[in-house]
Context: one part of a larger RNA
This record gives sequence, structure tokens and C1' cells, in this order.
RNA sequence: CCUCCGUUAAGGAACUCGGCAAAAUAGCCCCGUACCUUCGGAAGAAGGGGCGCCUUGGACAGGUGAAAUACGAACGUAUGGAGCCUGGGAAGGCCGCAGAGAAUCGGCUCAAGCGACUGUUUACCAAAAACACAGGUCCCUGCGAAAGUGAAAACUGAGAUAUAGGGGCUGACUCCUGCCCAGUACCGGAAUGUUAAAGGGAGAUGUGCAAGCAUUGAACUGAAGCACCGGUGAACGGCGGCUGUAACUCUAACAGUCCUAAGGUAGCGAAAUUCCUUGUCGGGUAAGUUCCGACCCGCACGAAAGGAGUAACGACUUGAGCGCUGUCUCGACGGAGGGCUCG
Repeated sequence: CCUCCGUUAAGGAACUCGGCAAAAUAGCCCCGUACCUUCGGAAGAAGGGGCGCCUUGGACAGGUGAAAUACGAACGUAUGGAGCCUGGGAAGGCCGCAGAGAAUCGGCUCAAGCGACUGUUUACCAAAAACACAGGUCCCUGCGAAAGUGAAAACUGAGAUAUAGGGGCUGACUCCUGCCCAGUACCGGAAUGUUAAAGGGAGAUGUGCAAGCAUUGAACUGAAGCACCGGUGAACGGCGGCUGUAACUCUAACAGUCCUAAGGUAGCGAAAUUCCUUGUCGGGUAAGUUCCGACCCGCACGAAAGGAGUAACGACUUGAGCGCUGUCUCGACGGAGGGCUCG
């Protein structure tokens, strides 16, 4: 000097990205417990008190139930309470620094975000707000089902049958889920247009004396698809601009105009989304780029790529506080092991 451990005056997070680490809490009994809530919870909330040993003590309570007694012909039935086992109290006393005497053995509270929850995951840097989930909804599928694997046979689906099976999205619950079908997609449409093979053959050409053979070939008839006409958003997706206007000013309920398929509804909003931005105001602090509550000027929220809430839950993330401490002011001392030096 390193590793591990123990103690530490006064202070107590001043450390630090951050209380990381450490300290603290801890058991059982009793008292007592708020907001909120889906009435189950929250809750071991929080916060308090007690705990050893001796005597009173053959006390008290519970369990078991011997002897003995009574009845009976007998099996036995009653009465009976000894002994043994267990238990939590009361009063008085005793000792120690300390009585859950060691070890094991919750720190707590407030607020916000995200995800409902228990679960699952990157074997070896990520455990999460990611995945899953019950629930919701849409689409396909009538059974030799759809879907999937396979070159096929065949198999799974399923020895199932629409309360079933497959696929997509969303993700408990509560309140809800607006407008646009122009584009793309899907679904429907006995008409019409276009149209392949095929059918059809008006004709034409070659050759031949001819019959013929060969080549070519216009109308016309031809499916799906596409065109066309409709529908569908919990399908892919999308959801405006400019100008003016009120008796201070400001603002604009209002008006005009252009464009569009339609111009973002409810709710939320500087947000896990806000560039400007440490926005502005309020709270918390002596002091707060974080945090909480508001405002709304949303660069660039927004309704199942769900919107907004939400009790419970979380080795999640963020902010604040109490307790506690060598994290720190700022170090010190001690122990064990190693290193180093000497031998």
C1' cells in the first nucleotide's frame, strides 16, 4: 500500500449523476391506525407500550381422567375428582449497561410517471414502461373447413364442428372511442367496355389442268382481371390556409375568401411527446435547468399503432421528507489476510 472486517468526538447527505454503499428497522403479545377504494383492500399503514427471574402457586382456566362410591345378575352406567399435560394473566419482589440479552430477523411516509395485476425475457453487460395476460373488437372458416407443413402421398388443425378453429389489432376495470371512402386495400355488383387461348370463318396468297393441299385471315362468340357502379375505418391511412371585425387596449363569439375526401370532436397538454425553453404563474428550498399544481402560444397529443382516469400491485423511473448513519466535513484507531523489506 491492497482486500475484508470492527469502532469512532461534534455534525448528520454538507457526499454523489443518484443516500450508491453502509447504518438503521426487525420476533411475539396488546393498544392504535389516515387519504383513497373495484368495499376485497390500503394495513404489519403510521405511531405507541410490554417481554427476564423468584414468590404468592397444590391459586385460575382448558385437556385427560386413576382410586373410591352408588345402581345393576352381567356387559356396563352415573358420581367422583387424584395424578399428569397445556395456557395466558394479576400482585409483590430481585439482578444486570442491556430480559425478542446470541443467531435468524420489515426502515417508513408523501407525491408523480408508466404498466392493471401473478407471470415472461436478451444462457455470458439490458428484468424494463419491452413480451404475455384475462377482457374487447374485426376478418376468415359449414368440415376432405379455413390455416399450416410438404415435391407429393400425407399429416397437424381434430378423432374437434361457429359457445369451434385460425389470423390481425388492442390489452383488467370505469367513462368513452368523433369526422373523412378522394388515394390504397378488401367486399358486393346476371348490365356495359376492354380481353387470352379457343370457336368462327368473309376473304386473300402459294401451288396445281383440276380435285385438292398448304399458308394467312376480317367480322362475330369467348373467362378471370381491369375499367365502371356502390359499400367498408377497432381496414392501410388522413383529419387546412389567408384576411377583417366589439364604445381604452387586447382578444375575436362574428364575417369574408381560397383549397380539400374531410379539415382534429371529447379528453388531455412545456407531457417518456415542447424546438424556442431554465416558457409564465403558484408550491416546496435560505437558494430548485429536476419535481408537483396550473396556464395553453400542441415546432411536432388525440381517441383500440386506442383517448382520459384508476384502487391494488412493481428488485421499474422521478421528486420530497422522517429515521439512520464514516457517503461526507476529515480523517483516525484497531483486527484478519495479502503485498513489500529483511532473514

About this RNA
This is a predicted structure of a 343-nucleotide part of an RNA (large-subunit ribosomal RNA, domain IV) from a Chloroflexota bacterium. Model confidence (mean pLDDT): 87 of 100. NCBI's taxonomy places the organism under Bacteria, Bacillati, Chloroflexota. Rfam family: Bacterial large subunit ribosomal RNA. Rfam links the family to the GO terms structural constituent of ribosome and ribosome.